[in-house]
Context: one part of a larger RNA
RNA sequence: GAUGAACGCUGGCGGCGUGCUUAACACAUGCAAGUCGAACGUGAAGGACCGACUUCGGUUGGUCUGGAAAGUGGCGAACGGGUGAGUAACACGUAGGUAACCUGCCUGGCAGCGGGGGAUAACCACUGGAAACGGUGGCUAAUACCGCAUAGCUCCAUGUAGACGGGAGUCUGGAUGGAGAAAGCUCUGGCGCUGCGAGAGGGGCCUGCGGUCGAUUAGCUUGUUGGUGGGGUAACGGCCUACCAAGGCGAUGAUCGAUAGCUGGUCUGAGAGGAUGACCAGCCACACGGGAACUGAGACACGGUCCCGACUCCUACGGGGGGCAGCAGUGAGGAAUAUUGGACAAUGGGGGCAACCCUGAUCCAGCAACGCCGCGUGAGGGAUGAAGGUCUUUGGAUUGUAAACCUCUUUUCUCAGGGAAGAGCGAGGACGGUACCUGAGGAAUAAGUCACGGCUAACUACGUGCCAGCAGCCGCGGUAAUACGUAGGUGGCAAGCGUUAUCC
Repeated sequence: GAUGAACGCUGGCGGCGUGCUUAACACAUGCAAGUCGAACGUGAAGGACCGACUUCGGUUGGUCUGGAAAGUGGCGAACGGGUGAGUAACACGUAGGUAACCUGCCUGGCAGCGGGGGAUAACCACUGGAAACGGUGGCUAAUACCGCAUAGCUCCAUGUAGACGGGAGUCUGGAUGGAGAAAGCUCUGGCGCUGCGAGAGGGGCCUGCGGUCGAUUAGCUUGUUGGUGGGGUAACGGCCUACCAAGGCGAUGAUCGAUAGCUGGUCUGAGAGGAUGACCAGCCACACGGGAACUGAGACACGGUCCCGACUCCUACGGGGGGCAGCAGUGAGGAAUAUUGGACAAUGGGGGCAACCCUGAUCCAGCAACGCCGCGUGAGGGAUGAAGGUCUUUGGAUUGUAAACCUCUUUUCUCAGGGAAGAGCGAGGACGGUACCUGAGGAAUAAGUCACGGCUAACUACGUGCCAGCAGCCGCGGUAAUACGUAGGUGGCAAGCGUUAUCC
């Protein structure tokens, strides 16, 4: 000098930030991912009219309206948000490669959208179960599902020409055969669907180099190292498998152990360097512990599925449910870290043609001197140098222009009035009656803390008597202690001051 700090004493305000560093410990409760009726079938409550019955309250049937809730289907849920356990690794950083690859939505381009079929949920009936959740039979729709047609496009097979390459081979052109598409809705404006090639953005994989400690860890390795055939993947590859060979790594530190998310940065320093990785940003990893795949353009998936385990909850004992390292909040741990708040107004995201809906992302507010910055606690005058305190050689000195007192001001404060920008063509603001402006009142509402032996700015008195105590180092204290305690005075910093911890 610095800090995500804590502790002691103290504490007026504002702006901007920051706030579980410990138990990746366990979690009550609420919310954090939905949306689309312009894909589809149904259609509750309610309302209107008509009919029947009526105990005159109403009940019931039909038509019209109405649109809830659930369901099929589409897109999203792989983003956003959290945490740093693991990881010494192509995890990260940087520079490259991919002639070894993928890419929903979006942009621009070319072409197409013909004709059929069978189901199924919802619903109804019956029925099992305490529940979670089902079973059987029957009905129905689609942009759900399945054939057929078309194919200038793609893929596969066969053979061919050219280019490149040392070669394995790769690319391009044309030939033959085979295979492969589609979906409609509509407010008639549109919104979609299928195939292909291109772009943008996003990702996968590979490589050179770089960044911890330990040799009181010296040898390590059998899918191990390489090859061939096969499988698998979007893709190269021992990625997997069969066979063959016996390799591969290592004192330029393999293996093992310990520690650790990495970076931009941050702190310090003249720099070189050292330390560090909170907030913000990029990447990675994880989601009760472990394993696995499904769906999908994308996951081996925080608020999805299955299995094992620990824990916990419900149970009718047969069986079931759960996962805050999302936002709040609770317990525990700890020196220690906040509200079970408001709003989608803005920015951004998902769905929708849109209206709009959702969004604990976000924007705000609340709490905390936790940090930085700014402001204030008054200004000018005022000597009988008042009183009081302290010291005293008893003369006085000092506190001290300090106070009183006079004049003034109103930043702050209180009250009252007005009152935004942030919002785009119009309306629409959580913040917020906030910021800000105006008026009134009145010095009014606002100073502490640490030190005073030397280092080191600042001294006396009393008490104590190697006691009580102080202390960063040297060291003070055993009867005159500037070093302990108290008081007066003084010095430093100041809404803070001091201590502790850690880094330079």